The prediction has a mean pLDDT of 87. The part of an RNA shown here (small-subunit ribosomal RNA, 5' domain) has 524 nucleotides and comes from an uncultured Pseudomonadota bacterium. The full RNA is in RNAcentral, with records from ENA and SILVA.
Context: one part of a larger RNA
RNA sequence: GAUUGAACGCUGGCGGCAUGCUUUACACAUGCAAGUCGAACGGCAGCACGGGGGCAACCCUGGUGGCGAGUGGCGAACGGGUGAGUAACACAUCGGAACGUGUCCAGUUGUGGGGGAUAACCCAUCGAAAGGUGGGCUAAUACCGCAUGAUCUGGCAACAGCAAAGCAGGGGACCGCAAGGCCUUGUGCGAUUGGAGCGGCCGAUGUCCGAUUAGCUAGUUGGUGGGGUAAAGGCCCACCAAGGCGACGAUCGGCAGCUGGUCUGAGAGGAUGAUCAGCCACACUGGGACUGAGACACGGCCCAGACUCCUACGGGAGGCAGCAGUGGGGAAUUUUGGACAAUGGGGGCAACCCUGAUCCAGCCAUGCCGCGUGAGUGAAGAAGGCCUUCGGGUUGUAAAGCUCUUUCGGUGGGAACGAAACGGUUACGGCUAACACCUGUGACUAAUGACGGUACUCACAGAAGAAGCACCGGCUAACUACGUGCCAGCAGCCGCGGUAAUACGAAGGGGGCUAGCGUUGUUC
Numbered sequence: 001g002a003u004u005g006a007a008c009g010c011u012g013g014c015g016g017c018a019u020g021c022u023u024u025a026c027a028c029a030u031g032c033a034a035g036u037c038g039a040a041c042g043g044c045a046g047c048a049c050g051g052g053g054g055c056a057a058c059c060c061u062g063g064u065g066g067c068g069a070g071u072g073g074c075g076a077a078c079g080g081g082u083g084a085g086u087a088a089c090a091c092a093u094c095g096g097a098a099c100g101u102g103u104c105c106a107g108u109u110g111u112g113g114g115g116g117a118u119a120a121c122c123c124a125u126c127g128a129a130a131g132g133u134g135g136g137c138u139a140a141u142a143c144c145g146c147a148u149g150a151u152c153u154g155g156c157a158a159c160a161g162c163a164a165a166g167c168a169g170g171g172g173a174c175c176g177c178a179a180g181g182c183c184u185u186g187u188g189c190g191a192u193u194g195g196a197g198c199g200g201c202c203g204a205u206g207u208c209c210g211a212u213u214a215g216c217u218a219g220u221u222g223g224u225g226g227g228g229u230a231a232a233g234g235c236c237c238a239c240c241a242a243g244g245c246g247a248c249g250a251u252c253g254g255c256a257g258c259u260g261g262u263c264u265g266a267g268a269g270g271a272u273g274a275u276c277a278g279c280c281a282c283a284c285u286g287g288g289a290c291u292g293a294g295a296c297a298c299g300g301c302c303c304a305g306a307c308u309c310c311u312a313c314g315g316g317a318g319g320c321a322g323c324a325g326u327g328g329g330g331a332a333u334u335u336u337g338g339a340c341a342a343u344g345g346g347g348g349c350a351a352c353c354c355u356g357a358u359c360c361a362g363c364c365a366u367g368c369c370g371c372g373u374g375a376g377u378g379a380a381g382a383a384g385g386c387c388u389u390c391g392g393g394u395u396g397u398a399a400a401g402c403u404c405u406u407u408c409g410g411u412g413g414g415a416a417c418g419a420a421a422c423g424g425u426u427a428c429g430g431c432u433a434a435c436a437c438c439u440g441u442g443a444c445u446a447a448u449g450a451c452g453g454u455a456c457u458c459a460c461a462g463a464a465g466a467a468g469c470a471c472c473g474g475c476u477a478a479c480u481a482c483g484u485g486c487c488a489g490c491a492g493c494c495g496c497g498g499u500a501a502u503a504c505g506a507a508g509g510g511g512g513c514u515a516g517c518g519u520u521g522u523u524c
Base pairs, nucleotide, nucleotide: 001524002523004521006520007519008518009517010516013371014370015369016368017367018366020363021329026327027326028325030324031323032322035074036073037072040071041070043067044066047065048064049063050061051060052059053058081282082281083280090207091206092205093204094203095202096201099199100198101197104195105194106193107192108191109190110189111188112146114144115143121136122135123134124133125132126131152161153160154159166187167186168185169184170183171182174181175180208254209253210252215245216244217243220242221241222240223239224238225237226236227235257279258278259277260276261272262271263270264269284305285304286303287302288301307318308317309316310315335361337360338359339358343357344355345354346353347352374404375403376402377401384395385394386393387392408465410460411459412458413457414456418451423445424444425443426442427441428440429439430438468513469512471510472509473494474493475492479508480507482505483504489496490495
C1' cells in the first nucleotide's frame, strides 16, 4: 500500500447493488417449511343447491356442485440447511469395464377370462391419553390364480418359465325393456429393444504438518471353489500358498470438508475456501434394516443412550445443522414480514392446489458505487477570535449584502416494464361413419402484479432539512501562543515532558480524507 462475512470509538443526508452467528454440530417455546389426484375406488362427516314431507320449527333424500376421513396412485431420495467427521470410502484431472435406471423419447407387441379379501362404515369393547381389540357389510388402476407369450429369463439345444387395468369425452346405423353393448378419440396399463439424462463401481496422477512417530499387516497378500450384489472384487466364506506395504516416508499422532475460485503480488509465489456454482459428508448420539426406480431416508420406521415434556404412575410424546424467532456463548451478525405475480419444483387431462425453493419487502454506513449538503457576485479587506515587533498580520470572498438555481429530501398529481401462458370465440388442417369430441397452427378477445403510496415523470414552496473524523517533532503533507513543569500525560519506531515543550492539555491557524474518519485484529 492493498485486503476483510469484521469488531470498537466519534460522527451520520439520500439512493442503487451486494453481504449479514466466522463463537456452542449448544438447548429450543410458537407458527409455517410436502403435498396432490373424485378423469383409480367404495362412499358422504361438514357446506351449498335441488327434490319430498310438514302450518311452521324442522325432518328425510349422494340427485348435483363439491368433499372431511378412508382404500389406491405419484411425490415425499428433489428442493432447503450445516461442515461435526473425513488425509482418502473424499476432491480435482484423465482414463476404464463387470452394472442399474421411475418419469421422458423412438421402436416392436399385447391389454383375454376369472376369483377371494380388506379399510372406510355399523355394532360391541379396553385405555387417563397415545392408541388398540373382537364381530359384521363393501369397492377398485389394491391383491391372487388361469389363458396367451417372444428377439425376455434359464438352457448347447430340445424345451421350460414369467404379464397386464382400466378411466374419461363424443356418437349415426345395428342389438338391448333398461343399464348399456357397439363404434371412435384421448389417456392409462403389461412385456421387450434402443436412447437420453442420472447414478453405482474400478484404475492412474495430484492434494497440510510432525521422524522428539520406523517399522506396519492374519482376511493380512495372492490363488482355487463357492456365497452375495444391479455389478468387478477378501465384499464374505471354506481350503491352499506365504505373502503385501515402507526413508520415493508405511504405520502412528496433529490439524482440515475438496474444487471452480477469492485476496495479495510485476511475476514466481504466499494466504484462503463467507456469499455464487460443482462434488462429498452429516441430520439429538450410536446401530439397524424396511418400503421403493432410487434411501440404509433432516421434517419415515425399529433398538439402545443422553436430554426435555405429558401422565389417572399403568404408560406415552419429542428432535430447527429448513424459514422466522428464543435462551446461552461471544468483540460480533437481521423480521416470529408479504406473495405464489414471475422463474422453477411436486401432484393433476385440466382448471387448479401446495411450495419459508424463489421473488420481494423490513433491519444494519457491513462493503462497493453514485449524488447532495448550494451557485454567481461581493473589500468598508466589517465585527468577533487568534497572533503581534503594536505598525500590523491572519481567519478571509470567508461572512453579511445583492442576484440566481431547486438535484436529493418534503407535499400533491400522472404513470410503466416485469404478463404471457392458461381461459373464451372462431378459421383451416389431423383423427373419424361423423359438421360430435379431442388435437395442431393462426386470428380476435375478457381477465391475472406480492413488490406498489414502485421505477420514472410533472407541478409547488423555499438556501430552505443535510459535515464530520483523525492528524500537524522526524519517518509524513501540515506551527504559533497559552497552561503544565520527569507531574499530568503521549508513543507505530526513534523518542517527548525536570519553567521559554511546533511531541502532554486545550485554543487559533494549517495540511489530509470525507458520509465517513480513526483504532484494533486478519492476509499478502